[in-house]
Context: one part of a larger RNA
RNA sequence: CGCAGGAGAUUUGAGGAGGCCAUUCCUUAGUACGAGAGGACCGGGAAUGACGCACCACUGGUGUUCCAGUUGUUCCGCCAUGGAGCAGCGCUGGGUAGCUAUGUGCGGAUCGGAUAAGCGCUGAAAGCAUCUAAGCGCCAAGCCAUCUCCAAGAUAAGAUCUCCCCUACCCGCAAGGGUACUGAAGGCUGGUUGAAGUCUACAACCUCGAUAGGCUGGGUGUGUAAGCGGGGCGACCCGUUUAGCUAACCAGUACUAAUAAGCCGUGCGG
Numbered sequence: 001c002g003c004a005g006g007a008g009a010u011u012u013g014a015g016g017a018g019g020c021c022a023u024u025c026c027u028u029a030g031u032a033c034g035a036g037a038g039g040a041c042c043g044g045g046a047a048u049g050a051c052g053c054a055c056c057a058c059u060g061g062u063g064u065u066c067c068a069g070u071u072g073u074u075c076c077g078c079c080a081u082g083g084a085g086c087a088g089c090g091c092u093g094g095g096u097a098g099c100u101a102u103g104u105g106c107g108g109a110u111c112g113g114a115u116a117a118g119c120g121c122u123g124a125a126a127g128c129a130u131c132u133a134a135g136c137g138c139c140a141a142g143c144c145a146u147c148u149c150c151a152a153g154a155u156a157a158g159a160u161c162u163c164c165c166c167u168a169c170c171c172g173c174a175a176g177g178g179u180a181c182u183g184a185a186g187g188c189u190g191g192u193u194g195a196a197g198u199c200u201a202c203a204a205c206c207u208c209g210a211u212a213g214g215c216u217g218g219g220u221g222u223g224u225a226a227g228c229g230g231g232g233c234g235a236c237c238c239g240u241u242u243a244g245c246u247a248a249c250c251a252g253u254a255c256u257a258a259u260a261a262g263c264c265g266u267g268c269g270g
Base pairs, nucleotide, nucleotide: 001153005164006163007162008161009160010159011158015150016149017148018147021049022048023047024046025045026044027043033038051107052106053105054104055103059101060100061099062098066094067093068092069091070090071087072086073085074084075083076082112144113143118138119137120136121135165269167180168179169178170177171176181267186264187263188262189261190206191205192204193203194202211257212256213255214253215252216251217250218249221245222244227240228239229238230237231236
């Protein structure tokens, strides 16, 4: 820009992409077959591998500062049992959210259609025979569907639902142009943000508000803070104390910030 008014939703599916895997065991059955050795088709059941998609409840990983321990040195200092810098996050032991695989769940099922090689029926040419010439069947992990995803620029531009707009005048033969009023539904800008994200886009919210921060409560993690009391000559230990602290988690709560507003879009539609 188009899809003959504008807008918000929900969709159909022309077409396209993906997928289609493999193995073992049990049973049928030591049956059919075979002198024996050996050893099935068909059918039923149970697992596994690789691959793919999704997810984080479980098992783990990471988790650059959430907790604890600890070394050297410089500094602050109320001189400590507090803290800051540097030493790979200084090192070590753990670890929330998120992200993850080696973890977990699921998938390749079933049923059709048309066929290949092949197997047939009926059947002439050619009184016979012949699956083929007319006609009619069966049959593959392959083909077309079935399954998953994208999809109306599919210009043959599809469908459904809902919402919105009912002015006046001038010029012109007309097409059209101009002035004033009006400015809807809806959209955009702007802001607070996000398991969305390079930007953009997408999604939530903007006081008629829980969108983010803060605060409160809970959870999780770490592992029992400081102070005080008691014990020990002392290093230290015990009690208060499953304490203290606690990121991204879950709720609640307007305390803070989402202010105010502007712009686009018209007037019933070849």